Predicted 3D model of a 136-nucleotide RNA (c-di-AMP riboswitch aptamer (ydaO/yuaA leader)) from a soil metagenome. The RNAcentral record of the sequence draws on MGnify. Of the family's consensus pairs, 96% are formed in the model.
[in-house]
RNA sequence: CGCCGAAUCCGCGGGACAUCGAAAUCCGCGGAGCGGGGGACCCAAAUCCCCAGGGGCGAAUUCCACGGUGAAUCCGUGGGAGGCGCGGACUCUUUUAGCGCCAGCCCGACAGCUAACCCCGCAGGCAGCAAAAGAG
Numbered sequence: 001c002g003c004c005g006a007a008u009c010c011g012c013g014g015g016a017c018a019u020c021g022a023a024a025u026c027c028g029c030g031g032a033g034c035g036g037g038g039g040a041c042c043c044a045a046a047u048c049c050c051c052a053g054g055g056g057c058g059a060a061u062u063c064c065a066c067g068g069u070g071a072a073u074c075c076g077u078g079g080g081a082g083g084c085g086c087g088g089a090c091u092c093u094u095u096u097a098g099c100g101c102c103a104g105c106c107c108g109a110c111a112g113c114u115a116a117c118c119c120c121g122c123a124g125g126c127a128g129c130a131a132a133a134g135a136g
Base pairs, nucleotide, nucleotide: 002126003125004124008032009031010030011029012028013027014026033122034121035120036119037118038117043112053110054107055106056105057104061081062080063079064078065077066076067075068074082102083101084100085099086098090136091135092134093133094132095131096130
């Protein structure tokens, strides 16, 4: 330089008329921008059963077989479908091949959509040289 991701940029005040002279890390507030949630009419839903509830962020779901157990919504292995990311001129779209991922966390009995309106986040973690077509 670059990548995943919303996770970037700017201003004011404090620290600090301290220090040779500053600034930054740090703390607080605000703005722009990006992202997420709640929230009407209308529409959807409305019964029964269940509550072993239900819902949110995120690509991170689902099915089958075998095993772990007496059982499971749990765990493991393998396979199928589906989803996401990567590339040495830049961006976007599509296809093929290759490589990698399909986690984790939160709300707390509660939320469909949803104008006005209200609330929240701006983290964390990484890599090292495949082609073809089209558009800008």